RNAcentral holds the full RNA, with entries from ENA and SILVA. This is a predicted structure of a 540-nucleotide part of an RNA (small-subunit ribosomal RNA, 5' domain) from an uncultured bacterium. Model confidence (mean pLDDT): 82 of 100.
Context: one part of a larger RNA
RNA sequence: CGCUGGCGGCGUGCUUAACACAUGCAAGUCGCACGAGAACGUUUCAGCUUGCUGAAACUAGUAAAGUGGCGCACGGGUGAGUAACGCGUGGGCAAUCUACCUCCGAAUUGGGGAUAACAUUGCGAAAGCGAUGCUAAUACCGAAUGACAUCUCAAUCACUCCGGUCUUUGAGAUCAAAGGUGGCCUCUCCAUGGAAGCUACUGUUUGGAGAUGAGCCCGCGUACCAUUAGCUUGUUGGUAGGGUAAUGGCCUACCAAGGCGACGAUGGUUAGCUGGUCUGAGAGGAUGAUCAGCCACACUGGAACUGACACACGGUCCAGACUCCUACGGGAGGCAGCAGUGAGGAAUUUUGCGCAAUGGGGGAAACCCUGACGCAGCAACGCCGCGUGAGUGAUGAAGGCUUUCGGGUCGUAAAGCUCUGUCAAGUGAGAAGAACCUGCCCUUUGCUAAUAUCACUGGGCACUGACGGUAUCACUGAAGGAAGCACCGGCUAACUCCGUGCCAGCAGCCGCGGUAAUACGGAGGGUGCAAGCGUUAUCC
Numbered sequence: 001c002g003c004u005g006g007c008g009g010c011g012u013g014c015u016u017a018a019c020a021c022a023u024g025c026a027a028g029u030c031g032c033a034c035g036a037g038a039a040c041g042u043u044u045c046a047g048c049u050u051g052c053u054g055a056a057a058c059u060a061g062u063a064a065a066g067u068g069g070c071g072c073a074c075g076g077g078u079g080a081g082u083a084a085c086g087c088g089u090g091g092g093c094a095a096u097c098u099a100c101c102u103c104c105g106a107a108u109u110g111g112g113g114a115u116a117a118c119a120u121u122g123c124g125a126a127a128g129c130g131a132u133g134c135u136a137a138u139a140c141c142g143a144a145u146g147a148c149a150u151c152u153c154a155a156u157c158a159c160u161c162c163g164g165u166c167u168u169u170g171a172g173a174u175c176a177a178a179g180g181u182g183g184c185c186u187c188u189c190c191a192u193g194g195a196a197g198c199u200a201c202u203g204u205u206u207g208g209a210g211a212u213g214a215g216c217c218c219g220c221g222u223a224c225c226a227u228u229a230g231c232u233u234g235u236u237g238g239u240a241g242g243g244u245a246a247u248g249g250c251c252u253a254c255c256a257a258g259g260c261g262a263c264g265a266u267g268g269u270u271a272g273c274u275g276g277u278c279u280g281a282g283a284g285g286a287u288g289a290u291c292a293g294c295c296a297c298a299c300u301g302g303a304a305c306u307g308a309c310a311c312a313c314g315g316u317c318c319a320g321a322c323u324c325c326u327a328c329g330g331g332a333g334g335c336a337g338c339a340g341u342g343a344g345g346a347a348u349u350u351u352g353c354g355c356a357a358u359g360g361g362g363g364a365a366a367c368c369c370u371g372a373c374g375c376a377g378c379a380a381c382g383c384c385g386c387g388u389g390a391g392u393g394a395u396g397a398a399g400g401c402u403u404u405c406g407g408g409u410c411g412u413a414a415a416g417c418u419c420u421g422u423c424a425a426g427u428g429a430g431a432a433g434a435a436c437c438u439g440c441c442c443u444u445u446g447c448u449a450a451u452a453u454c455a456c457u458g459g460g461c462a463c464u465g466a467c468g469g470u471a472u473c474a475c476u477g478a479a480g481g482a483a484g485c486a487c488c489g490g491c492u493a494a495c496u497c498c499g500u501g502c503c504a505g506c507a508g509c510c511g512c513g514g515u516a517a518u519a520c521g522g523a524g525g526g527u528g529c530a531a532g533c534g535u536u537a538u539c540c
C1' cells in the first nucleotide's frame, strides 16, 4: 500500500524539515524573615434634597503587589554537532570542590546607614524609565571576641611512590553571626499581670567527620578512505608569574628547538556512545525506537553575571536572520516541554481528566505548585489471550461442479433433534489500589522550677480515589450480532472444467501463452495462515 475486520490485556506511536509556529498550560513557594495593606458585599448610624453623601463594624490583617529566603543547574525534550578521554571499562587525585541531609564540638556580643513597597510628581503611544520625601527586616555594612580553622617562621614524631604527607609544641598574622515562634513566672523590678529573664523548638556563624553529587588526569577499546603522506609556531619542553575549587601552554613574558607520523600523523566522509535489540547452532553480521546510564544542544553565533553547582530550554547582555506591535521616536518574541497548527512526507495520536498514588520544589504545618507522573481518548502499529458454537444427524436431501452417464464430489457439511452461554447487549450489586500527613483522645520518655509548653514512642477514631459506577460478580434472553486473505507448473503444501489462442495477460528465479494451458481470466474443489492475510522496502 491492497482486500478484510468481533472483543480484551500489555506495550508502542514524526525514522522526513535541529522547518516555521496561532492559543492554553508546563516553576513556584514561604506571613513561624519584613514593612505596609484594599475592594465588592452585608449591617448599623448621621445629614437631609427619600436617594445620594459621610462615618463605624464585619469582610480581613484576607486578596493583589513589594523587600527578603529557598528553588528555578532537578524533572521534561531532541540527537544538530562531536571519530573525541565524547563514550565503555579499569585505575589515580599526596592536584580538588560539594547547598540542602546526618553525627560530633564551640559560639550566637554590641552598633550603624540605607532602600523597595507607599505618597507627591515628571517623561513616553507602549515597553518602560526617572526625581523628591517616609519606613522595616533573617536585606546591607563596620566594630568586639575567637579557635582543634587558614597562612608564615622555628623545633619535633611517624610514614613515603623520596615529589611529599602527617603528629606535637611555641611565636606572629587573618577571618564570624540573625533572628523567629510557643510556653512560664523559679530567681530580679514594677506588682491582677507584664518586662528583663528562664525554657522548648527552629534558624544563623565557625570547625571536624560522613553521605551524596561533581571536576581533572591516565592505561586499554571505539567507522570508512592512502585515488589523503607529510603535519605543527603556543607548536614541544623549561623558568617565573597570572588564573582556577584544582593539575596543566589554560594564559602571559623570557629561554631552548623541539613534538607527531606507514604500529597511518594530517586531511576528507559518515556518525551521539553504551547496557542492549534483531538475526544466527555458534563464531559473527546488522542496529542503537521504546526503557536505563553518560554526553551534547536549546532560533544562529558570541559573552559573562548570579550562585554550592550554569557560562543557564520556558534568565541577562551583544550581534544576525525571521515574525509581530507602533503615535515611526521605539519596542516584543523563541514549542528539540504537553496538547495543538501549517509545511515536508509513503507515514505517526487528544488544543482530554487528576494531583487519588509514586516522585520533586517551597513551607513548622495545614497546604500550594507539578503536561514529571498516574489515567483516559485515537490507531489491528506490535505481542499475547478469547470468540465467531458443541453433540448427534445418510432419503448421503435440494443445489453447484464434474462424469467413461454407472457415478463421483462439496458432505455430517446443511436441514432436523438435543445442549451450552465465553465475548458483545440489557438490568442490578460493586472493589483493591489509602499508606502517610494532619486534627482529636489516651499513653511512654526527655528538657525544665513545672502536672505549662515543646519534642519523641505506641494505640484508637476521623479525613482523602482522577481512573470510574471501571475491574469483578449475579441475573435476563438468545445460535442469535462476529471470517477473511493469499496461493494451488517446479522450488513449495495444494487439480479439474470452461474461456482465450505468442492475443489478453502472468512472473521472486527457471519460465508459461502460437486451439484440449494443473502457469493467463472465471468457476468448482483443494492447501496455508487467520482478525488478519498478501505486497513493497530494509536487516540477519
Stems, first nucleotide, its partner, number of pairs: 001534003006386006012379002014344001019342003023339003028070003033067002041058008077297003086222008096214002101210008109143001111141002118133006149174007158165002179202006188195003223269003230260003235257008272294004276287004299320005322333004350376001352375003358372001359370004389419004399410004423481001425476005433467001438462005445455002484529005489510003495524005505512002